Predicted 3D model of a 72-nucleotide RNA (transfer RNA) from a Candidatus Martarchaeota archaeon. It matches the Rfam family "tRNA". Its family is annotated with triplet codon-amino acid adaptor activity in the Gene Ontology. It is annotated as a transfer RNA.
[in-house]
RNA sequence: GGGCUAGUGGUCUAAUGGUAAGACAUCACAUUCGCAAUGUGGGAAGUGUGGGUUCGAUUCCCACCUAGUCCA
Repeated sequence: GGGCUAGUGGUCUAAUGGUAAGACAUCACAUUCGCAAUGUGGGAAGUGUGGGUUCGAUUCCCACCUAGUCCA
């Protein structure tokens, strides 16, 4: 320098055109003398950045950034 893959709450992963889900973590409450464990409930991301297509984009297209991998 070129090819390919990926980027979504604090972390890990879903959603593949119709308005983002789950687990862990965290917070509150219940339970306990207290802690842990357990149960119930809550908050937290608009999807790497910027454009384009579309009535509508996490999803499709382009450029860029970052990471991984392969080639040179």